Model confidence (mean pLDDT): 83 of 100. The RNA shown here (transfer RNA) has 75 nucleotides and comes from an Actinomycetes bacterium. Rfam family: tRNA. The family is grouped with related families in Rfam's "tRNA clan". Rfam classes the family as a transfer RNA.
RNA sequence: GUGGCUGUAGUUCAGGGGCAGAACGCCUGACUGUGGCUCAGGAGGUCGAGGGUUCAAAUCCCUUCAGCCACCCCA
Numbered sequence: 001g002u003g004g005c006u007g008u009a010g011u012u013c014a015g016g017g018g019c020a021g022a023a024c025g026c027c028u029g030a031c032u033g034u035g036g037c038u039c040a041g042g043a044g045g046u047c048g049a050g051g052g053u054u055c056a057a058a059u060c061c062c063u064u065c066a067g068c069c070a071c072c073c074c075a
């Protein structure tokens, strides 16, 4: 350089046009002598970035950034 894969909550991931979710973690409360377990509730997101298509984009298209893999060229 060429091609491919990945990027979504603090972490691990799901969702691939129609209200952004799960588990774990975190906070509050109940329970308990205290803690843990369990139960109830809650906070937490520019869906890597920019642009386009669309009534509507995390999702489709283009560009770009980062990581990983394979291949090619030079030495």
Base pairs, nucleotide, nucleotide: 001071002070003069004068005067006066007065010024011023012022013021018055026042027041028040029039030038048064049063050062051061052060